[in-house]
RNA sequence: UCCGGGAUAGUGUAACGGCAGCACCAGGGACUUUGGAUCCCUUAGUGAAGGUUCGAAUCCUUCUCCCGGAG
Numbered sequence: 001u002c003c004g005g006g007a008u009a010g011u012g013u014a015a016c017g018g019c020a021g022c023a024c025c026a027g028g029g030a031c032u033u034u035g036g037a038u039c040c041c042u043u044a045g046u047g048a049a050g051g052u053u054c055g056a057a058u059c060c061u062u063c064u065c066c067c068g069g070a071g
Stems, first nucleotide, its partner, number of pairs: 001070007010024004018054001026042005047063005
């Protein structure tokens, strides 16, 4: 330099172009003599900038970073 894959909540992982879910963690509460377990509630997310579209995490372009390959 070129090719392929990837970037979603603190962590892991889903999501035909149509309300961004789930689990763990964290916070609050119930229960309990305490702790643990269990149950209920809550917080928090689409790498950046453009484009297409009525509508983009998803499609297109460029860039940043990570992984692998070629030279």